[in-house]
RNA sequence: GCCGGGAUAGCUCAGUUGGUAGAGCAGGGCUUUUGUAAAGCUCAGGUCGGAGGUUCGAGUCCUCUUCCCGGCU
Repeated sequence: GCCGGGAUAGCUCAGUUGGUAGAGCAGGGCUUUUGUAAAGCUCAGGUCGGAGGUUCGAGUCCUCUUCCCGGCU
RNA backbone atom coordinates (compact mmCIF):
# COMPACT_ATOMS: atom_id res chain seq x y z
P G A 1 -0.75 3.59 3.52
O5' G A 1 -0.93 2.77 2.28
C5' G A 1 -0.70 3.34 1.00
C4' G A 1 -0.71 2.23 0.00
C3' G A 1 -1.95 1.36 0.00
O3' G A 1 -3.02 1.92 -0.72
C1' G A 1 0.00 0.00 0.00
P C A 2 -4.52 1.67 -0.27
O5' C A 2 -4.83 0.18 -0.68
C5' C A 2 -4.80 -0.21 -2.05
C4' C A 2 -5.00 -1.71 -2.16
C3' C A 2 -6.20 -2.28 -1.44
O3' C A 2 -7.42 -2.11 -2.14
C1' C A 2 -4.32 -3.61 -0.96
P C A 3 -8.79 -1.98 -1.34
O5' C A 3 -9.04 -3.47 -0.80
C5' C A 3 -9.23 -4.54 -1.70
C4' C A 3 -9.37 -5.85 -0.95
C3' C A 3 -10.39 -5.87 0.18
O3' C A 3 -11.72 -5.99 -0.26
C1' C A 3 -8.40 -6.89 0.90
P G A 4 -12.91 -5.37 0.60
O5' G A 4 -13.05 -6.36 1.82
C5' G A 4 -13.40 -7.71 1.62
C4' G A 4 -13.25 -8.53 2.88
C3' G A 4 -13.98 -8.02 4.11
O3' G A 4 -15.37 -8.32 4.11
C1' G A 4 -11.80 -8.63 4.70
P G A 5 -16.39 -7.33 4.85
O5' G A 5 -16.12 -7.64 6.39
C5' G A 5 -16.41 -8.92 6.92
C4' G A 5 -15.92 -9.04 8.35
C3' G A 5 -16.46 -8.01 9.32
O3' G A 5 -17.79 -8.29 9.77
C1' G A 5 -14.14 -8.24 9.63
P G A 6 -18.73 -7.05 10.11
O5' G A 6 -18.10 -6.45 11.46
C5' G A 6 -18.14 -7.17 12.69
C4' G A 6 -17.26 -6.53 13.74
C3' G A 6 -17.72 -5.19 14.28
O3' G A 6 -18.75 -5.29 15.22
C1' G A 6 -15.39 -5.15 13.88
P A A 7 -19.80 -4.05 15.36
O5' A A 7 -18.95 -2.96 16.15
C5' A A 7 -18.35 -3.27 17.40
C4' A A 7 -17.71 -2.04 18.01
C3' A A 7 -18.69 -0.89 18.25
O3' A A 7 -18.39 -0.21 19.47
C1' A A 7 -16.90 -0.19 16.84
P U A 8 -19.31 -0.32 20.68
O5' U A 8 -20.78 -0.12 20.05
C5' U A 8 -21.31 1.16 19.86
C4' U A 8 -22.80 1.17 20.01
C3' U A 8 -23.33 0.55 21.30
O3' U A 8 -23.25 1.45 22.40
C1' U A 8 -24.56 -0.31 19.48
P A A 9 -22.79 0.86 23.81
O5' A A 9 -24.09 1.05 24.72
C5' A A 9 -24.56 2.34 25.05
C4' A A 9 -25.05 2.41 26.48
C3' A A 9 -24.17 1.72 27.51
O3' A A 9 -24.20 2.47 28.72
C1' A A 9 -26.35 0.79 27.57
P G A 10 -23.01 3.45 29.05
O5' G A 10 -21.98 2.56 29.87
C5' G A 10 -20.77 3.13 30.43
C4' G A 10 -20.13 2.13 31.37
C3' G A 10 -19.85 0.78 30.74
O3' G A 10 -18.59 0.75 30.10
C1' G A 10 -21.05 0.49 32.75
P C A 11 -18.42 0.00 28.68
O5' C A 11 -18.39 -1.55 29.05
C5' C A 11 -17.33 -2.10 29.82
C4' C A 11 -17.60 -3.57 30.10
C3' C A 11 -17.91 -4.43 28.89
O3' C A 11 -16.74 -4.88 28.23
C1' C A 11 -19.53 -4.83 30.55
P U A 12 -16.78 -5.22 26.64
O5' U A 12 -17.70 -6.52 26.57
C5' U A 12 -17.24 -7.75 27.13
C4' U A 12 -18.25 -8.84 26.88
C3' U A 12 -18.73 -8.97 25.44
O3' U A 12 -17.81 -9.69 24.64
C1' U A 12 -20.59 -9.04 26.92
P C A 13 -17.82 -9.51 23.02
O5' C A 13 -19.23 -10.09 22.59
C5' C A 13 -20.08 -9.35 21.71
C4' C A 13 -21.48 -9.86 21.81
C3' C A 13 -22.36 -9.55 20.62
O3' C A 13 -22.15 -10.48 19.58
C1' C A 13 -23.50 -9.02 22.63
P A A 14 -22.75 -10.17 18.10
O5' A A 14 -24.29 -10.54 18.27
C5' A A 14 -25.26 -9.81 17.55
C4' A A 14 -26.64 -10.22 18.01
C3' A A 14 -27.74 -9.74 17.10
O3' A A 14 -27.95 -10.60 16.00
C1' A A 14 -28.25 -9.15 19.33
P G A 15 -27.76 -10.04 14.52
O5' G A 15 -28.87 -8.92 14.40
C5' G A 15 -30.24 -9.24 14.62
C4' G A 15 -31.06 -8.01 14.81
C3' G A 15 -30.86 -6.94 13.74
O3' G A 15 -31.57 -7.24 12.55
C1' G A 15 -30.82 -5.94 15.86
P U A 16 -31.08 -6.51 11.21
O5' U A 16 -31.69 -7.44 10.05
C5' U A 16 -31.02 -8.66 9.74
C4' U A 16 -32.00 -9.56 8.99
C3' U A 16 -32.91 -8.85 7.99
O3' U A 16 -33.15 -9.70 6.90
C1' U A 16 -34.20 -9.92 9.63
P U A 17 -32.44 -9.47 5.49
O5' U A 17 -33.29 -8.28 4.85
C5' U A 17 -32.85 -7.70 3.61
C4' U A 17 -33.89 -6.71 3.09
C3' U A 17 -34.22 -5.57 4.05
O3' U A 17 -34.52 -4.41 3.27
C1' U A 17 -36.18 -6.77 3.57
P G A 18 -33.47 -3.31 3.04
O5' G A 18 -33.72 -2.23 4.19
C5' G A 18 -33.10 -2.38 5.48
C4' G A 18 -33.58 -1.28 6.40
C3' G A 18 -35.06 -1.27 6.68
O3' G A 18 -35.28 -0.74 7.98
C1' G A 18 -34.49 0.75 5.68
P G A 19 -36.32 -1.51 8.94
O5' G A 19 -37.32 -0.36 9.40
C5' G A 19 -36.89 0.69 10.27
C4' G A 19 -38.05 1.53 10.73
C3' G A 19 -39.22 0.77 11.36
O3' G A 19 -39.84 1.62 12.30
C1' G A 19 -39.98 1.93 9.45
P U A 20 -39.69 1.27 13.87
O5' U A 20 -39.11 2.64 14.45
C5' U A 20 -37.79 3.06 14.16
C4' U A 20 -37.37 4.19 15.08
C3' U A 20 -37.69 3.98 16.56
O3' U A 20 -36.64 4.54 17.36
C1' U A 20 -38.70 5.98 15.79
P A A 21 -36.24 3.80 18.72
O5' A A 21 -35.44 2.57 18.14
C5' A A 21 -36.00 1.28 18.03
C4' A A 21 -35.14 0.25 18.70
C3' A A 21 -35.18 0.25 20.23
O3' A A 21 -36.27 -0.54 20.69
C1' A A 21 -32.93 0.15 19.46
P G A 22 -36.70 -0.54 22.25
O5' G A 22 -36.49 -2.07 22.55
C5' G A 22 -35.76 -2.50 23.73
C4' G A 22 -35.26 -3.89 23.47
C3' G A 22 -34.53 -4.54 24.62
O3' G A 22 -35.43 -5.11 25.56
C1' G A 22 -33.27 -4.82 22.65
P A A 23 -34.91 -5.34 27.06
O5' A A 23 -34.04 -6.67 26.96
C5' A A 23 -34.64 -7.90 26.55
C4' A A 23 -33.60 -8.99 26.45
C3' A A 23 -32.76 -9.21 27.70
O3' A A 23 -33.44 -10.01 28.65
C1' A A 23 -31.35 -9.13 25.81
P G A 24 -33.15 -9.73 30.22
O5' G A 24 -31.72 -10.39 30.48
C5' G A 24 -31.52 -11.78 30.28
C4' G A 24 -30.05 -12.10 30.37
C3' G A 24 -29.33 -11.55 31.60
O3' G A 24 -29.53 -12.36 32.75
C1' G A 24 -28.07 -11.07 29.68
P C A 25 -29.70 -11.66 34.18
O5' C A 25 -28.23 -11.11 34.51
C5' C A 25 -27.16 -12.00 34.69
C4' C A 25 -25.82 -11.26 34.67
C3' C A 25 -25.68 -10.12 35.67
O3' C A 25 -25.41 -10.57 36.99
C1' C A 25 -24.90 -9.43 33.58
P A A 26 -25.99 -9.73 38.22
O5' A A 26 -25.27 -8.31 38.08
C5' A A 26 -23.87 -8.16 38.33
C4' A A 26 -23.41 -6.75 38.04
C3' A A 26 -24.14 -5.64 38.77
O3' A A 26 -23.69 -5.49 40.12
C1' A A 26 -23.96 -5.07 36.51
P G A 27 -24.80 -5.11 41.25
O5' G A 27 -25.31 -3.66 40.85
C5' G A 27 -24.43 -2.54 40.87
C4' G A 27 -25.18 -1.26 40.57
C3' G A 27 -26.45 -1.02 41.36
O3' G A 27 -26.21 -0.53 42.68
C1' G A 27 -26.86 -0.57 39.07
P G A 28 -27.24 -0.89 43.82
O5' G A 28 -28.51 0.01 43.54
C5' G A 28 -28.42 1.42 43.65
C4' G A 28 -29.77 2.07 43.40
C3' G A 28 -30.93 1.49 44.18
O3' G A 28 -31.01 1.96 45.53
C1' G A 28 -31.56 1.74 41.92
P G A 29 -31.60 1.00 46.65
O5' G A 29 -33.16 0.90 46.32
C5' G A 29 -33.98 2.05 46.38
C4' G A 29 -35.38 1.75 45.90
C3' G A 29 -36.07 0.58 46.60
O3' G A 29 -36.62 0.94 47.86
C1' G A 29 -36.37 0.39 44.27
P C A 30 -36.72 -0.17 48.99
O5' C A 30 -37.91 -1.12 48.52
C5' C A 30 -39.22 -0.61 48.37
C4' C A 30 -40.13 -1.59 47.70
C3' C A 30 -40.25 -2.94 48.39
O3' C A 30 -41.16 -2.93 49.48
C1' C A 30 -39.94 -3.29 46.07
P U A 31 -40.96 -3.99 50.69
O5' U A 31 -41.36 -5.38 50.03
C5' U A 31 -42.69 -5.63 49.58
C4' U A 31 -42.83 -6.99 48.98
C3' U A 31 -42.36 -8.14 49.84
O3' U A 31 -43.35 -8.52 50.80
C1' U A 31 -41.52 -8.41 47.66
P U A 32 -42.91 -8.97 52.29
O5' U A 32 -42.16 -10.35 52.06
C5' U A 32 -42.85 -11.47 51.54
C4' U A 32 -41.89 -12.57 51.16
C3' U A 32 -40.91 -12.96 52.24
O3' U A 32 -41.48 -13.87 53.18
C1' U A 32 -39.76 -12.68 50.20
P U A 33 -41.41 -13.55 54.75
O5' U A 33 -39.86 -13.84 55.06
C5' U A 33 -39.35 -15.14 54.91
C4' U A 33 -37.90 -15.19 55.29
C3' U A 33 -37.52 -14.50 56.59
O3' U A 33 -37.80 -15.33 57.71
C1' U A 33 -36.01 -13.87 54.90
P U A 34 -38.58 -14.70 59.01
O5' U A 34 -37.49 -13.73 59.63
C5' U A 34 -37.87 -12.77 60.64
C4' U A 34 -36.64 -12.16 61.27
C3' U A 34 -35.61 -11.66 60.31
O3' U A 34 -35.92 -10.35 59.86
C1' U A 34 -34.56 -12.99 61.94
P G A 35 -35.71 -10.04 58.21
O5' G A 35 -34.12 -10.01 58.03
C5' G A 35 -33.33 -8.99 58.62
C4' G A 35 -31.87 -9.31 58.52
C3' G A 35 -31.36 -9.61 57.12
O3' G A 35 -31.08 -8.43 56.39
C1' G A 35 -30.57 -11.27 58.60
P U A 36 -31.26 -8.46 54.74
O5' U A 36 -30.01 -9.30 54.25
C5' U A 36 -28.69 -8.82 54.45
C4' U A 36 -27.66 -9.85 54.07
C3' U A 36 -27.76 -10.41 52.65
O3' U A 36 -27.21 -9.55 51.69
C1' U A 36 -27.45 -12.18 54.18
P A A 37 -27.87 -9.51 50.21
O5' A A 37 -27.55 -10.95 49.64
C5' A A 37 -26.22 -11.35 49.31
C4' A A 37 -26.14 -12.81 49.02
C3' A A 37 -26.98 -13.30 47.86
O3' A A 37 -26.36 -13.10 46.60
C1' A A 37 -27.32 -14.71 49.70
P A A 38 -27.25 -12.67 45.32
O5' A A 38 -28.18 -13.93 45.05
C5' A A 38 -27.62 -15.16 44.64
C4' A A 38 -28.64 -16.27 44.68
C3' A A 38 -29.90 -16.01 43.88
O3' A A 38 -29.74 -16.36 42.51
C1' A A 38 -30.50 -16.72 46.03
P A A 39 -30.49 -15.48 41.37
O5' A A 39 -32.05 -15.75 41.64
C5' A A 39 -32.60 -17.04 41.50
C4' A A 39 -34.05 -17.06 41.94
C3' A A 39 -34.94 -16.00 41.30
O3' A A 39 -35.39 -16.38 40.02
C1' A A 39 -35.27 -16.02 43.63
P G A 40 -35.61 -15.25 38.89
O5' G A 40 -36.98 -14.57 39.34
C5' G A 40 -38.18 -15.32 39.42
C4' G A 40 -39.28 -14.49 40.03
C3' G A 40 -39.51 -13.13 39.41
O3' G A 40 -40.28 -13.19 38.23
C1' G A 40 -39.43 -12.91 41.75
P C A 41 -40.02 -12.11 37.05
O5' C A 41 -40.68 -10.77 37.62
C5' C A 41 -42.07 -10.72 37.89
C4' C A 41 -42.42 -9.41 38.59
C3' C A 41 -41.99 -8.13 37.90
O3' C A 41 -42.87 -7.77 36.84
C1' C A 41 -41.42 -8.01 40.18
P U A 42 -42.26 -6.99 35.56
O5' U A 42 -41.81 -5.57 36.12
C5' U A 42 -42.78 -4.66 36.60
C4' U A 42 -42.13 -3.50 37.36
C3' U A 42 -41.20 -2.64 36.56
O3' U A 42 -41.87 -1.68 35.76
C1' U A 42 -40.19 -3.19 38.61
P C A 43 -41.15 -1.08 34.42
O5' C A 43 -40.10 -0.06 35.04
C5' C A 43 -40.54 1.07 35.79
C4' C A 43 -39.37 1.81 36.38
C3' C A 43 -38.34 2.31 35.40
O3' C A 43 -38.74 3.51 34.77
C1' C A 43 -37.26 1.28 37.22
P A A 44 -38.23 3.83 33.28
O5' A A 44 -36.72 4.30 33.50
C5' A A 44 -36.44 5.42 34.32
C4' A A 44 -34.96 5.45 34.68
C3' A A 44 -34.01 5.47 33.50
O3' A A 44 -33.82 6.78 32.99
C1' A A 44 -33.31 3.85 35.06
P G A 45 -33.60 7.00 31.42
O5' G A 45 -32.13 6.43 31.19
C5' G A 45 -31.00 6.99 31.85
C4' G A 45 -29.80 6.10 31.71
C3' G A 45 -29.43 5.77 30.27
O3' G A 45 -28.66 6.78 29.67
C1' G A 45 -29.42 3.80 31.58
P G A 46 -29.25 7.61 28.41
O5' G A 46 -28.55 6.89 27.18
C5' G A 46 -27.12 6.69 27.16
C4' G A 46 -26.68 6.06 25.89
C3' G A 46 -27.20 6.74 24.63
O3' G A 46 -26.41 7.84 24.28
C1' G A 46 -27.40 4.35 24.46
P U A 47 -27.15 9.22 23.99
O5' U A 47 -27.89 8.90 22.64
C5' U A 47 -27.18 8.69 21.44
C4' U A 47 -28.10 8.88 20.26
C3' U A 47 -27.41 9.19 18.96
O3' U A 47 -26.96 8.00 18.31
C1' U A 47 -29.18 10.72 19.31
P C A 48 -25.97 8.14 17.10
O5' C A 48 -25.18 6.74 17.11
C5' C A 48 -24.42 6.36 18.26
C4' C A 48 -24.09 4.90 18.17
C3' C A 48 -23.58 4.43 16.83
O3' C A 48 -22.61 3.40 16.99
C1' C A 48 -25.53 3.25 17.39
P G A 49 -21.50 3.15 15.91
O5' G A 49 -20.32 4.16 16.32
C5' G A 49 -19.95 4.31 17.71
C4' G A 49 -18.80 5.27 17.84
C3' G A 49 -18.92 6.54 17.06
O3' G A 49 -19.74 7.51 17.71
C1' G A 49 -16.79 5.61 16.68
P G A 50 -20.66 8.48 16.81
O5' G A 50 -19.63 9.43 16.04
C5' G A 50 -18.85 10.36 16.78
C4' G A 50 -17.99 11.20 15.85
C3' G A 50 -18.74 11.88 14.71
O3' G A 50 -19.39 13.07 15.09
C1' G A 50 -16.82 10.81 13.87
P A A 51 -20.76 13.50 14.33
O5' A A 51 -20.27 13.93 12.88
C5' A A 51 -19.45 15.07 12.71
C4' A A 51 -19.07 15.25 11.26
C3' A A 51 -20.20 15.28 10.25
O3' A A 51 -20.88 16.50 10.20
C1' A A 51 -18.48 13.89 9.45
P G A 52 -22.45 16.51 9.82
O5' G A 52 -22.47 16.13 8.27
C5' G A 52 -22.03 17.08 7.31
C4' G A 52 -21.81 16.41 5.96
C3' G A 52 -23.04 15.93 5.22
O3' G A 52 -23.79 16.97 4.60
C1' G A 52 -21.36 14.28 5.09
P G A 53 -25.36 16.76 4.39
O5' G A 53 -25.47 15.62 3.28
C5' G A 53 -25.03 15.86 1.96
C4' G A 53 -25.05 14.59 1.13
C3' G A 53 -26.42 14.01 0.84
O3' G A 53 -27.11 14.69 -0.20
C1' G A 53 -24.94 12.28 1.45
P U A 54 -28.73 14.70 -0.19
O5' U A 54 -29.16 13.19 -0.53
C5' U A 54 -28.85 12.64 -1.80
C4' U A 54 -29.35 11.21 -1.88
C3' U A 54 -30.81 11.03 -1.50
O3' U A 54 -31.68 11.32 -2.58
C1' U A 54 -29.47 9.38 -0.43
P U A 55 -32.97 12.26 -2.31
O5' U A 55 -33.92 11.34 -1.41
C5' U A 55 -34.37 10.10 -1.89
C4' U A 55 -34.99 9.28 -0.78
C3' U A 55 -36.01 10.00 0.07
O3' U A 55 -37.29 10.08 -0.56
C1' U A 55 -34.54 8.79 1.47
P C A 56 -38.11 11.48 -0.49
O5' C A 56 -38.55 11.60 1.03
C5' C A 56 -39.15 12.80 1.52
C4' C A 56 -39.75 12.53 2.89
C3' C A 56 -38.82 11.81 3.86
O3' C A 56 -37.94 12.69 4.53
C1' C A 56 -40.92 10.74 3.83
P G A 57 -36.40 12.25 4.65
O5' G A 57 -36.47 11.02 5.67
C5' G A 57 -36.89 11.25 7.02
C4' G A 57 -37.10 9.93 7.74
C3' G A 57 -35.90 9.00 7.81
O3' G A 57 -35.03 9.36 8.84
C1' G A 57 -37.80 7.78 7.14
P A A 58 -33.45 9.26 8.60
O5' A A 58 -33.13 7.69 8.50
C5' A A 58 -33.46 6.81 9.60
C4' A A 58 -32.37 5.79 9.80
C3' A A 58 -31.03 6.36 10.24
O3' A A 58 -30.38 5.40 11.05
C1' A A 58 -30.78 5.27 8.19
P G A 59 -30.60 5.43 12.61
O5' G A 59 -29.54 4.34 13.16
C5' G A 59 -28.16 4.66 13.20
C4' G A 59 -27.35 3.40 13.18
C3' G A 59 -27.31 2.69 11.84
O3' G A 59 -26.29 3.22 11.00
C1' G A 59 -27.78 1.13 13.55
P U A 60 -26.58 3.46 9.40
O5' U A 60 -26.92 2.00 8.85
C5' U A 60 -25.97 0.95 8.92
C4' U A 60 -26.59 -0.36 8.47
C3' U A 60 -27.04 -0.37 7.02
O3' U A 60 -26.79 -1.65 6.44
C1' U A 60 -28.89 -0.82 8.46
P C A 61 -25.55 -1.79 5.42
O5' C A 61 -25.98 -0.84 4.23
C5' C A 61 -26.77 -1.31 3.13
C4' C A 61 -26.91 -0.27 2.05
C3' C A 61 -25.67 0.58 1.78
O3' C A 61 -24.73 -0.10 0.97
C1' C A 61 -27.56 1.98 1.91
P C A 62 -23.13 0.20 1.14
O5' C A 62 -22.93 1.62 0.47
C5' C A 62 -23.17 1.82 -0.91
C4' C A 62 -22.91 3.25 -1.30
C3' C A 62 -21.59 3.85 -0.79
O3' C A 62 -20.50 3.48 -1.61
C1' C A 62 -23.35 5.35 -0.35
P U A 63 -19.03 3.33 -0.98
O5' U A 63 -18.58 4.84 -0.75
C5' U A 63 -18.40 5.72 -1.83
C4' U A 63 -18.04 7.12 -1.37
C3' U A 63 -16.90 7.20 -0.36
O3' U A 63 -15.62 7.11 -0.98
C1' U A 63 -18.68 8.55 0.37
P C A 64 -14.40 6.43 -0.18
O5' C A 64 -14.00 7.55 0.87
C5' C A 64 -13.52 8.81 0.44
C4' C A 64 -13.48 9.81 1.57
C3' C A 64 -12.66 9.39 2.78
O3' C A 64 -11.27 9.58 2.60
C1' C A 64 -14.72 10.29 3.49
P U A 65 -10.26 8.58 3.30
O5' U A 65 -10.43 8.91 4.85
C5' U A 65 -10.07 10.19 5.36
C4' U A 65 -10.53 10.35 6.79
C3' U A 65 -10.00 9.31 7.78
O3' U A 65 -8.68 9.62 8.21
C1' U A 65 -12.32 9.59 8.11
P U A 66 -7.77 8.42 8.75
O5' U A 66 -8.25 8.22 10.25
C5' U A 66 -8.07 9.24 11.23
C4' U A 66 -8.59 8.79 12.58
C3' U A 66 -8.09 7.46 13.05
O3' U A 66 -6.81 7.54 13.63
C1' U A 66 -10.43 7.58 13.37
P C A 67 -5.82 6.25 13.52
O5' C A 67 -6.45 5.17 14.51
C5' C A 67 -6.49 5.41 15.92
C4' C A 67 -7.39 4.42 16.63
C3' C A 67 -7.04 2.95 16.44
O3' C A 67 -5.97 2.52 17.26
C1' C A 67 -9.36 3.24 16.15
P C A 68 -5.05 1.27 16.72
O5' C A 68 -5.98 0.00 16.95
C5' C A 68 -6.37 -0.39 18.25
C4' C A 68 -7.30 -1.58 18.22
C3' C A 68 -6.80 -2.79 17.43
O3' C A 68 -5.86 -3.57 18.15
C1' C A 68 -9.04 -2.37 16.86
P C A 69 -4.75 -4.45 17.33
O5' C A 69 -5.59 -5.62 16.67
C5' C A 69 -6.24 -6.58 17.48
C4' C A 69 -7.01 -7.56 16.64
C3' C A 69 -6.25 -8.22 15.50
O3' C A 69 -5.39 -9.26 15.91
C1' C A 69 -8.36 -7.53 14.73
P G A 70 -4.04 -9.57 15.05
O5' G A 70 -4.58 -10.25 13.70
C5' G A 70 -5.21 -11.52 13.77
C4' G A 70 -5.84 -11.87 12.43
C3' G A 70 -4.92 -11.90 11.24
O3' G A 70 -4.10 -13.06 11.19
C1' G A 70 -6.90 -10.80 10.65
P G A 71 -2.66 -12.99 10.46
O5' G A 71 -3.02 -12.94 8.92
C5' G A 71 -3.66 -14.03 8.28
C4' G A 71 -4.11 -13.67 6.87
C3' G A 71 -3.02 -13.26 5.92
O3' G A 71 -2.30 -14.36 5.38
C1' G A 71 -4.82 -11.76 5.73
P C A 72 -0.77 -14.20 4.92
O5' C A 72 -0.86 -13.32 3.60
C5' C A 72 -1.52 -13.81 2.45
C4' C A 72 -1.55 -12.77 1.35
C3' C A 72 -0.21 -12.18 0.95
O3' C A 72 0.52 -13.03 0.08
C1' C A 72 -1.78 -10.45 1.22
P U A 73 2.14 -13.04 0.14
O5' U A 73 2.57 -11.61 -0.41
C5' U A 73 2.27 -11.25 -1.75
C4' U A 73 2.54 -9.79 -1.99
C3' U A 73 3.95 -9.33 -1.64
O3' U A 73 4.89 -9.62 -2.66
C1' U A 73 2.36 -7.80 -0.75